[in-house]
Molecule: Fluoride riboswitch aptamer (crcB RNA motif)
Organism: Actinomycetes bacterium
């Protein structure tokens, strides 16, 4: 000096915020859903919980 491993830290995971956790990645951090002739459809999560916004039903 290089390679590899581990640890720490950081970035990302289709529409907002926070906590925990999982996966991938490393500052060049790889993320930007599905579908149609016309276009239309689901979801604020990768997963869990809470808040905000939106939608549906019921009650007051």
């Nucleotide at each position: 000096g290089g390679a590899g491993g581990c640890a720490u830290c950081g970035g990302c995971g289709a529409u907002g915020g926070a906590g925990c956790u999982c996966g991938c990645c490393g500052c060049u951090a790889u993320g930007u859903g599905c579908u149609u002739g016309g276009u239309g459809c689901u979801g604020a999560u990768g997963g869990c919980u809470c808040c905000u916004a939106c939608u549906c039903c019921u009650g007051u």